[in-house]
Context: one part of a larger RNA
């Protein structure tokens, strides 16, 4: 040069402290480890694997296991032969897959032939098979941390230094001063989406403030652009102005003004390289290998298995909840083999009918919350596994191994040890509501949305991670 210290200086960051609610104890979803299996396909494994590849495993996916089957082959293109229009329908054996059988059926061309189909035969097939430590592309992480370098020019024999140290500053190699440097690059920051305020244009499918009809009601109809919103366009926020520090950038203020004030709030956007980090099964590809099988096609089974161990959730131990009726208020989004208003039938899951909507037009009940009423501290009118019966719906099919709906059971569980997560504000916590995949669904997962709506930060001594300068070392 680094890299490392239980050296030392500064500085940061839910890292510590100060709070909040968790986990870890209980049952249960759900992944992984172990075990078991015929099979429990594979992959990922400290942080940077474990609700992760899986944004849907009954078949099927399916890559594993039993069996039955094919071998130019499940798809595709080529050349030489032979048959026979394509094609349609029915039998038989089967678990299907496949195998045979039979009916009907003869295109275009004058004709050789040609299209399509089967059989042969000759080449390209095919492989989720190894090897991510041969690779491409993508991706995690240090980390949105502030760094990482080049030109020229001085310095040093030389590795290399200097620029990039110092001093103040900033979120920031962000600027400012100082300076054997002067500049530039890639990064930061701005540009971009997206939220907050207002203006202009625009007013349908969206809106109703005056005005006019009309209804049991309803922007319902005339109508209107005021005003909500919608969705282009532009304004506006720069420490711009005042004050006080300060040479200067900058800083601080219960400052004016302002919708917002000092990066205004979120996003997207990851330098140079680390960790032979991950992926050969997303894709692609070099190398190896398998070619009557490691290729392919089916029927069943298995990926759901259970003494156990841990990881992430979800319900929960209750009175700030529980149950019973009444009562308000969202935004983001889906919707034609689809969402369904609205009537009828059932307790109900659902069913029958039947209307709108390719959708700001139609359609998809918010919950928590407020107002009554009850419960009265118990394993309870808490809790809600687990079994029992009876359905309901999807789909060929719900037994291995699906959701849900009622009516019966009602089991751990009285806040959980050492330890350990997460969050600085519309943040946590709590509520419910959509969506993607999807036939259905094991989702309590993942991804979006709005409601309600807090605490606390004195501090940087410590404990983890990081920067930057300095020191020491028998390391490279």
């Nucleotide at each position: 040069u680094g890299a490392c210290g239980g050296g030392g200086g500064c500085c940061c960051g839910c890292a510590c402290a100060a709070g909040c609610g968790g986990a870890g104890g209980a049952a249960c979803a759900u992944g992984u480890g172990g075990u078991u299996u015929a099979a429990u396909u594979c992959g990922a494994u400290g942080a940077u694997a474990c609700g992760c590849g899986a944004g849907g495993a009954a078949c099927c996916u399916u890559a594993c296991c039993c069996g039955g089957g094919c071998u130019c082959g499940a798809a595709c293109g080529u050349g030489g032969g032979a048959a026979g229009a394509a094609u349609a329908u029915g039998g038989u054996g089967g678990a299907a897959a496949c195998a045979u059988c039979a009916u009907a059926g003869c295109c275009a061309g004058c004709a050789a032939u040609g299209g399509c189909u089967u059989c042969u035969u000759a080449c390209g097939a095919g492989g989720u098979g190894c090897u991510g430590c041969a690779u491409g592309g993508u991706u995690g992480u240090c980390g949105u941390c502030a760094g990482c370098u080049c030109g020229u020019g001085c310095c040093g024999u030389g590795a290399g230094g200097u620029g990039u140290c110092g001093g103040c500053u900033u979120a920031a190699g962000u600027g400012c001063c100082a300076u054997a440097a002067c500049g530039a690059g890639c990064g930061c920051a701005a540009c971009c989406c997206u939220u907050a305020u207002c203006a202009u244009u625009a007013g349908u499918u969206g809106c109703c403030a005056g005005c006019g009809g009309g209804u049991a009601a309803u922007g319902c109809c005339g109508g209107g652009g005021a005003c909500u919103c919608u969705a282009a366009u532009g304004a506006a926020a720069c420490u711009g102005c005042c004050a006080g520090c300060g040479u200067a950038a900058g800083c601080u203020g219960u400052g004016a003004g302002g919708a917002a004030g000092g990066c205004g709030g979120g996003g997207a956007u990851g330098a140079c390289g680390u960790c032979a980090a991950a992926u050969c099964a997303g894709c692609a590809c070099g190398g190896c290998c398998c070619u009557u099988a490691c290729g392919u096609c089916c029927g069943g089974g298995g990926c759901u298995a259970c003494a156990c161990a841990c990881g992430u959730g979800u319900u929960a131990c209750a009175a700030c909840g529980g149950a019973u009726g009444g009562u308000a208020c969202a935004g983001a989004g889906g919707g034609c083999a689809g969402c369904u208003a609205c009537u009828c039938c059932g307790c109900g899951a659902g069913g029958a009918g039947a209307u709108g909507c390719u959708a700001a037009u139609c359609u998809u009940g918010a919950g928590a919350g407020c107002c009554a009423u009850u419960c009265u501290c118990a394993g309870c009118u808490c809790g809600g596994a687990u079994c029992g019966a009876a359905g309901u719906c999807u789909g060929c099919a719900a037994c291995c191994c699906g959701a849900c709906u009622u009516c019966g059971u009602g089991a751990a569980g009285c806040u959980g040890g050492a330890u350990u997560c997460g969050c600085u504000a519309g943040u946590a916590a709590u509520c419910g509501c959509g969506c993607a995949u999807c036939a259905g669904c094991c989702a309590c997962g993942g991804c979006g949305c709005g409601g309600u709506g807090a605490a606390u930060a004195c501090g940087u001594u410590c404990c983890c991670g990081g920067g930057c300068c300095u020191u020491g070392u028998a390391c490279a």
The part of an RNA shown here (small-subunit ribosomal RNA, 3' major domain) has 476 nucleotides and comes from a metagenome. Its Rfam family is "Bacterial small subunit ribosomal RNA". The coordinates come from a structure-prediction model, not an experiment, and the mean pLDDT is 82.